[in-house]
Molecule: FMN riboswitch aptamer (RFN element)
Organism: Paenisporosarcina quisquiliarum
RNA sequence: AUUCAUCUUCGGGGCAGGGUGAAAUUCCCGAUCGGCGGUAAUAGAAGAUUUUUUUCUUGAGCCCGCGAGCCGUAAGGCAGGAUUUGGUGUGAUUCCAAAGCCGACAGUAUAGUCUGGAUGGGAGAAGGUGAAG
Numbered sequence: 001a002u003u004c005a006u007c008u009u010c011g012g013g014g015c016a017g018g019g020u021g022a023a024a025u026u027c028c029c030g031a032u033c034g035g036c037g038g039u040a041a042u043a044g045a046a047g048a049u050u051u052u053u054u055u056c057u058u059g060a061g062c063c064c065g066c067g068a069g070c071c072g073u074a075a076g077g078c079a080g081g082a083u084u085u086g087g088u089g090u091g092a093u094u095c096c097a098a099a100g101c102c103g104a105c106a107g108u109a110u111a112g113u114c115u116g117g118a119u120g121g122g123a124g125a126a127g128g129u130g131a132a133g
Stems, first nucleotide, its partner, number of pairs: 002132009017029003031113002033103002035066004043057006061101002069078003083099005105116003
């Protein structure tokens, strides 16, 4: 290093402006946001080396998986979304360009963005301690 146990800390963003209306941040025009792990040919850093090569960090809302909701004592179960085209290349739904699309539950004039459950929970991340080796 790694594995196991345990503790601590951290762990989600967003309707400007306008229209209609008695009433809408909910409709319409327009604006705007993107949790966590994996996957790279990217970018950065460090080490070793003859050629070369290793390690770390970064890297997808719509590819794979997970979390948030509901039921259940628990194990577990249920519900819930979305991408194409072109380019480069051996290799990319992740890069570059363009055009699209999606967004739990409850409340309320129909909500990804308001209010609420939530000073909650949480995928997980970092660090400390102990044990194994």